[in-house]
The RNA shown here (Bacterial RNase P class A) has 363 nucleotides and comes from Dissulfurimicrobium hydrothermale. The sequence is in RNAcentral, with records from ENA. The coordinates come from a structure-prediction model, not an experiment, and the mean pLDDT is 76. Rfam family: Bacterial RNase P class A. Gene Ontology terms of the family: dimeric ribonuclease P complex, tRNA processing and ribonuclease P activity. Of the family's consensus pairs, 95% are formed in the model. The source organism's lineage runs through Bacteria, delta/epsilon subdivisions, Deltaproteobacteria and Dissulfurimicrobium. The gene name in the source record is rnpB.
C1' cells in the first nucleotide's frame, strides 16, 4: 500500500446570558463562590463491602462450581500455562472431573446402536439340474450396503475364504524412569486390545454456598383515635362559648386538665473518603502487589446536571493551477447516577494509538 489480528485511550476546548441541583460564607429562601452523569450510569446475570436478622458442632436436603498454578475483599473475574479444535500466520474457540459404581437413552436406516450379529457377498460342503444355476449345512467378518456414530487404524504375512491369526508402524491399556509446583510432557519395557457415544440425562466424585435487603438500619415527632398514670369535678359545679378583664348569661357530665409510652404523615441519618483516582519508584513473565507524593472529584428524592449565541479545535462540500486565503454546512450514535465497589453480558456512531501477522511493490 492493501487486507488481517490483539490492546488501548477518547468521546471537543474556552467565554457569554437565562435557568436548575449541591458545598461553604453571611442574620438570611438574598447574594458571592465552587462542583455537577457513562464506558456503559443499562440488564440486575454473578461476587463482595455494609445493615438487621438467625446461628453451639456435625449431618441430610436444596442450590453452585469443574484442566492446573496463580492473582483478588470475592466470583461463575481475570492472568500464565497444559490439553484438544480451527486459521499459511499474528491468534482466535473450549461447561475441559469421572462412561470397567449403577440405572437410563442412543430417532431414521440397518443384519446388528451393546450378552453383539449376518442383508449381499466370499469360502467349504451335501443333494437336485445338461449348463448358467437352485435349495440346504457350516466357516468367516476382508469387500459392499445403513448411519452422526459399526465392535482399533493401515500395511505385510498367512489362510479353503478369512480374523490381532501373526508381525512391523500409529493408536489404546499398564507398569518403571526423567523432567515440570502442578495439569501434563517426553523416554523405556509390557500388553494383541482387555467392554462405542451421551452425564447442560438421573448420578458419582472434590470444593464453596445462613436469610433478607438502603423501601436495609438509626434517630426526631404532628392532627386524629385508642393504652397507661395522676388531679379537679357532676347543683356546694370542674371545664368551655360571649368578652379586652371581672360581674353577669348560656352551654355543661361515664366530663375536664396535665403527663407518659407506642406509633402514622413529616423531616433528620444512612450518603458519598472508596478494596479512590492521579503521578512516580521498585516487584512480577502477566493479572497484580508494595513504598513515596498528591488530589476530594455528582449526591437529586416526583427526582438537578438544560437552553441558546459566540469563538477556537475537527470533519464534509464549493471558489481558486496549487499553497496561503475565503464562503456555507456539520459537530452525530447507544443512553443516562440514586447505598457503594469489582466482574460478566447487552445497546453503540464516526474516528484515533500503539504492537503484531499475511500479501505485493520499492531502495
Nucleotide at each position: 500500500u492493501g487486507g488481517a489480528g490483539a490492546u488501548g485511550a477518547a468521546c471537543g476546548g474556552c467565554g457569554a446570558u437565562c435557568g436548575c441541583u449541591g458545598g461553604c460564607g453571611u442574620g438570611a429562601u438574598a447574594c458571592g463562590u465552587c462542583a455537577g452523569a457513562g464506558g456503559a450510569a443499562a440488564g440486575u446475570c454473578c461476587g463482595g463491602g455494609c445493615u438487621c436478622c438467625a446461628a453451639a458442632g456435625g449431618g441430610c436436603a436444596g442450590g453452585g462450581u469443574g484442566g492446573u498454578u496463580c492473582g483478588u475483599a470475592a466470583c461463575a473475574c481475570g492472568a500464565a500455562c497444559c490439553g484438544g479444535g480451527g486459521g499459511u500466520g499474528a491468534c482466535c474457540c473450549c461447561a475441559g472431573g469421572g462412561a470397567a459404581a449403577g440405572c437410563g437413552c442412543c430417532a431414521c436406516a440397518g443384519a446388528a446402536a451393546a450378552u453383539a450379529u449376518a442383508c449381499c457377498g466370499c469360502c467349504a460342503u451335501g443333494c437336485c439340474g445338461u449348463u448358467u444355476g437352485g435349495c440346504g449345512u457350516g466357516g468367516u467378518a476382508a469387500g459392499g450396503g445403513u448411519g452422526a456414530a459399526a465392535a482399533g487404524g493401515c500395511g505385510a504375512g498367512g489362510u479353503a475364504a478369512g480374523a490381532g491369526c501373526u508381525c512391523a508402524c500409529c493408536g489404546c491399556u499398564g507398569a518403571a524412569g526423567c523432567g515440570g509446583c502442578g495439569a501434563c510432557g517426553c523416554u523405556u519395557c509390557a500388553g494383541g486390545c482387555a467392554u462405542g457415544g451421551c452425564a447442560a440425562g438421573c448420578c458419582c466424585c472434590a470444593c464453596c454456598c445462613g436469610g433478607a435487603g438502603c423501601a436495609a438500619g438509626a434517630c426526631c415527632a404532628a392532627a386524629u383515635a385508642g393504652g397507661g398514670a395522676g388531679g379537679c369535678g357532676u347543683u356546694c359545679g370542674a371545664g368551655g362559648g360571649u368578652g379586652g378583664c371581672c360581674c353577669g348569661u348560656c352551654c355543661g357530665a361515664u366530663g375536664c386538665c396535665u403527663c407518659c409510652g407506642g406509633g402514622u404523615a413529616g423531616g433528620u441519618u444512612g450518603c458519598u473518603u472508596g478494596a479512590g483516582g492521579c503521578g512516580u519508584c521498585g516487584g512480577g513473565c502477566g493479572a497484580c502487589c508494595g513504598g513515596c507524593g498528591u488530589c476530594c472529584c455528582a449526591g437529586a428524592u416526583g427526582a438537578a446536571u438544560g437552553a441558546u449565541c459566540g469563538u477556537c479545535g475537527c470533519c464534509c462540500c464549493g471558489u481558486a493551477c496549487u499553497u496561503a486565503a475565503u464562503g456555507g454546512g456539520g459537530u452525530u450514535a447507544c443512553a443516562g447516577a440514586a447505598c457503594c465497589c469489582g466482574g460478566c453480558u447487552u445497546a453503540u456512531g464516526a474516528a484515533c494509538a500503539u504492537c503484531u501477522c499475511c500479501a505485493u511493490c520499492g531502495a